RNA sequence: AGAUAGAGGCGCAUUUUUUAUCAGUAGGUUUUUGAAGGGGAAUGGGACUCGAUGAAAAAAACUAAAAGGAAAAAAUGCCGAAGGAGAUCUUUUCCCUUUUAAAAGCUCUUCUGGACUUAUUGUAAAUAACAAUAAGACUGUCAUCAAGAUAUUGAUGGUGCGCUAUCUG
Repeated sequence: AGAUAGAGGCGCAUUUUUUAUCAGUAGGUUUUUGAAGGGGAAUGGGACUCGAUGAAAAAAACUAAAAGGAAAAAAUGCCGAAGGAGAUCUUUUCCCUUUUAAAAGCUCUUCUGGACUUAUUGUAAAUAACAAUAAGACUGUCAUCAAGAUAUUGAUGGUGCGCUAUCUG
């Protein structure tokens, strides 16, 4: 220097099933008022479509979801597992233009050893949960120093392209 195999622990990620929440919300039906507009992120235009057999809007009654996120169990793949930020490109949200929002994918650069608690901010229906930042102690690992016969213990500091073991040069 390279190859192989491993370790950390409320360890990481994915999938399936069940459950609660989402929510008595969106939507739908009926009645009343209303009287010409409505629909898909916004402006303008286009296409399609609904509407005097009554649009938008409002009130009442009846009916009534889903996705995302979460918990539990099982299974699978693993230990930069994985996650965050930035940039280019591609795709989607009826078509075009302008602006903007959201989602997904590839590549590149960069940050984070791990989980936990608290605070702030953001996302979210949310007091849930997740993400980022800061602080705190805990833990893994390495280095230095000290003690010890050894295992190991203590202190300080660093952190994953790191660490341990074996093999090859």
RNAcentral holds the sequence, with entries from MGnify. Predicted 3D model of a 169-nucleotide RNA (Lysine riboswitch aptamer) from uncultured Garciella sp. Its mean pLDDT, the model's own confidence on a scale to 100, is 81. Lineage of the source: Bacteria > Bacillota > Clostridia > Eubacteriales > Garciella. It matches the Rfam family "Lysine riboswitch aptamer". About the family: Riboswitches are metabolite binding domains within certain messenger RNAs that serve as precision sensors for their corresponding targets. Allosteric rearrangement of mRNA structure is mediated by ligand binding, and this results in modulation of gene expression. This family includes riboswitches that sense lysine in a number of genes involved in lysine metabolism, including lysC.